[in-house]
A computed fold for a 72-nucleotide RNA from a Dehalococcoidia bacterium, annotated as transfer RNA. Lineage of the source: Bacteria > Bacillati > Chloroflexota > Dehalococcoidia. Its mean pLDDT, the model's own confidence on a scale to 100, is 82. It matches the Rfam family "tRNA". By type it is a transfer RNA. It was read from a public genome assembly.
């Protein structure tokens, strides 16, 4: 140069057109003589970034960033 992947909560990953989710971490409460451990309850996300397409897009299309990998 070309081709294929991948981006989603502080981390790791779900989630195949109809209100965005789990583990783990974090906050508060309960438990304990006092920590761990448990148990509840919550809080945290412009779904990389703009454009299309559709009543409706994290999901289809495109395009441009990163990242990763193939070929040459």
């Nucleotide at each position: 140069g070309c081709c294929c992947g991948c981006u989603u909560a502080g981390c790791u990953c779900a989630g195949u057109g109809g209100u965005a989710g789990a583990g783990c971490g974090c906050a508060u409460u309960c438990u304990u003589g006092g920590u761990a451990a448990g148990a509840a309850u919550g809080a945290g996300g412009u779904c990389a970034u703009g454009a299309g397409u559709u009543c409706a897009a994290c999901u289809c299309u495109c395009a441009u960033a990163g990242c990763g990998g193939g070929c040459u």